[in-house]
RNA sequence: CGAGCCGGCAGGGCGAUCGCGGCCAUUCAUGGUCGAGGAAAGUCCGGACUCCACAGGGCAUGACGCUGGGUAACACCCAGGCGGGGCGACCCGAUGGACAGUGCAACAGAAAGCAGACCGCCGAUGGCGACCAGGCGCAAGCCAGGGCGCACAGGUAAGGAUGAAACGGUGGGGUAAGAGCCCACCAGCGAUCCGGGCGACCGGUUCGGCUAGGCAAACCCCGUCAGGAGCAAGACCGAGCAGGGGCAGGACGGCCCGUCCGCUGUGUCCCGGGUAGGUCGCUUGAGGCCGUGCGGCAACGCCGGUCCCAGAUAGAUGAUCGUCCACGACAGGAUCCGGCUUACAUGCCGGCUCGCACC
Numbered sequence: 001c002g003a004g005c006c007g008g009c010a011g012g013g014c015g016a017u018c019g020c021g022g023c024c025a026u027u028c029a030u031g032g033u034c035g036a037g038g039a040a041a042g043u044c045c046g047g048a049c050u051c052c053a054c055a056g057g058g059c060a061u062g063a064c065g066c067u068g069g070g071u072a073a074c075a076c077c078c079a080g081g082c083g084g085g086g087c088g089a090c091c092c093g094a095u096g097g098a099c100a101g102u103g104c105a106a107c108a109g110a111a112a113g114c115a116g117a118c119c120g121c122c123g124a125u126g127g128c129g130a131c132c133a134g135g136c137g138c139a140a141g142c143c144a145g146g147g148c149g150c151a152c153a154g155g156u157a158a159g160g161a162u163g164a165a166a167c168g169g170u171g172g173g174g175u176a177a178g179a180g181c182c183c184a185c186c187a188g189c190g191a192u193c194c195g196g197g198c199g200a201c202c203g204g205u206u207c208g209g210c211u212a213g214g215c216a217a218a219c220c221c222c223g224u225c226a227g228g229a230g231c232a233a234g235a236c237c238g239a240g241c242a243g244g245g246g247c248a249g250g251a252c253g254g255c256c257c258g259u260c261c262g263c264u265g266u267g268u269c270c271c272g273g274g275u276a277g278g279u280c281g282c283u284u285g286a287g288g289c290c291g292u293g294c295g296g297c298a299a300c301g302c303c304g305g306u307c308c309c310a311g312a313u314a315g316a317u318g319a320u321c322g323u324c325c326a327c328g329a330c331a332g333g334a335u336c337c338g339g340c341u342u343a344c345a346u347g348c349c350g351g352c353u354c355g356c357a358c359c
Base pairs, nucleotide, nucleotide: 001355002354003353004352005351006350007349008348009347010346012324013323014322015321016320017319018318020035021034022033023032024031025030026029037330041341042340044339045338046337047336048335049230050229051228052227061226062225063224064223065222066080067079068078069077070076081095082093083092084091085090096221097220101219102218103215104214118160119159120156121155122154125153126152127150128149129148131146132145134143135142136141168186169185170184171183172182173181187211188210189208190207191206193204194203195202196201234280235279236278237277243271244270245269246268247267248266250264252262253261254260255258287307288306289305290304291303293302294301295300325328
């Protein structure tokens, strides 16, 4: 200098004027102070909190799934193992079980799961055919043999061909031709023992011809976790209207004509439930920042110091002007946290890898 890998940060600045929401002061009209994000988003996981349900246990259903650690918890994070990719920095993986059982595999291909003969090879054995020659018998005929041909039965998974996948590889022996059929080495699998590691797992010894395929994001099995609904949760106050009760006086009806009973409306007081509406829940919290602190590889935990940093309810954070620059993206709280995922103009920082050149 070129090409690349990984991690992190910022997200227009300053000033003036006019506005908006919360809080605090007051002389009641002003002043002071604070006021969106890294994702506030998707609402996909995990929790806190609230209400309902609940003796205990199980079933069903769902989620998750290598190991160890972190955490309030997780499908998140850290460290590691294994497999795959890359020269490398590094990246990707729902990564338990396929001798518990059931099932699936398009197209192609002869055959695809207790494998399979399409071409090819063989045809020892059996079959058929002619040929050669032998023995017995008077003869017809009978008995036994040899090599050859056919490719009919059949054998063969070494070779070709199909496929994502065809039941180990190389060499030798063996055979009619072949084949772990046998042997040597290699690869894998299982068992045994030894060593290392908390563990996943890794390295090695010996034995067994054992060669057993894939899919569990198919059912399933095993293990772990999970009661349900969600801030429109939920709690308190509570007009008006309707309802119930007491009292007062009025109209009407009844009769045994009364300090009576019934019924209706008016006024007034009370009652419970609860609508509108209001208050709380509501933001001090698994909180932010700082530390050459301590423990740990790390995630993270502990300790010390310091700070208070939106809390609305139809929902505030904006507009205008000046000025500067690299001309400004994605997007806005609504109970609160921890994650994941997705979106993002532009700018900046750190670590590392490979290649080339020069000193």

The prediction has a mean pLDDT of 80. This is a predicted structure of a 359-nucleotide RNA (Bacterial RNase P class A) from an Acidimicrobiia bacterium. The gene name in the source record is rnpB. The source organism's lineage runs through Bacteria, Bacillati, Actinomycetota and Acidimicrobiia. Rfam family: Bacterial RNase P class A. It is annotated as a ribozyme.